[in-house]
Molecule: transfer RNA
Organism: Planctomycetota bacterium
RNA sequence: GCGCCGGUAGCUCAGCAGGAUAGAGCAGCGGAUUUCUAAUCCGCCGGUCCGGGGUUCGAGUCCUCGCCGGCGCGCCA
Repeated sequence: GCGCCGGUAGCUCAGCAGGAUAGAGCAGCGGAUUUCUAAUCCGCCGGUCCGGGGUUCGAGUCCUCGCCGGCGCGCCA
């Protein structure tokens, strides 16, 4: 330098072919239960989806330019 994959909640990830009010589990907080703890159950909290631009009535999703991470290949010496 080229190619591919990925970036969504504190963490691990889903989001199928563009349209649902952006979701799950774990963590955190509150409660129930229990003599207490653990476990279990219920509820709550938490994100303008890596950044800019574009297409569209509508973008997490498509296009484009960057940034970051991973993998493969190449080049120089």